Notes:
The RNA shown here (c-di-AMP riboswitch aptamer (ydaO/yuaA leader)) has 129 nucleotides and comes from a Bacillota bacterium.
C1' cells in the first nucleotide's frame, strides 16, 4: 500500500416504509394500501381480483412445468432545479370462486436491500474575497 472481516459514525440511492412520545406495553403524527351504499356501467370456468414501474409482443428450445433472445407499457439515477446526453429496472407475492366505481363508515402496512456520482447546457440559492 493492497486484500479480508467485525464494529461505530456520516454522506446519498430505491421504496408508503419517515418521525414524536412512552420504563414497557403501547400510542399519536405523516405517508401508502384495500374493503364498503344510492344512481349509473359492467361482468361471472375461457374462472375472477389485488399489491408493485415490473405489463405486453414477436422468434426460438422442450412432451410439459418452463427456459433462451430480441423489444416494449411503464419505472428509476446522474447529490439545488430542469432539459440534453447517458447507465439502468421491466421482479415478486397474494385472496380463493369472491370484491367495479364508491359518500358515510370500517381496516391493514411503515419491511427489505444498497452505493448512481463528482458530464454539458440554462436557471437559481447560499457562503467567502
Nucleotide at each position: 500500500a493492497a486484500u479480508a472481516a467485525u464494529u461505530a459514525u456520516u454522506u446519498g440511492c430505491c421504496u408508503a416504509a419517515u418521525c414524536c412520545u412512552u420504563u414497557a406495553c403501547a400510542g399519536g403524527a405523516a405517508c401508502g394500501g384495500g374493503g364498503g351504499a344510492u344512481g349509473c356501467a359492467a361482468u361471472u370456468u375461457u374462472g375472477g381480483g389485488g399489491u408493485u414501474a415490473a405489463u405486453c409482443u414477436g422468434c426460438u428450445c422442450g412432451c410439459a412445468g418452463g427456459g433462451g433472445c430480441a423489444g416494449u407499457a411503464g419505472g428509476g439515477g446522474u447529490a439545488u432545479c430542469c432539459u440534453c446526453a447517458u447507465c439502468c429496472c421491466g421482479c415478486a407475492c397474494c385472496c380463493g370462486u369472491c370484491a367495479a366505481c364508491u359518500a358515510a363508515c370500517c381496516u391493514c402496512g411503515u419491511a427489505g436491500g444498497c452505493a448512481u456520482g463528482a458530464g454539458a447546457g440554462g436557471a437559481g440559492a447560499a457562503u467567502g474575497u
Its mean pLDDT, the model's own confidence on a scale to 100, is 82. NCBI's taxonomy places the organism under Bacteria, Bacillati, Bacillota.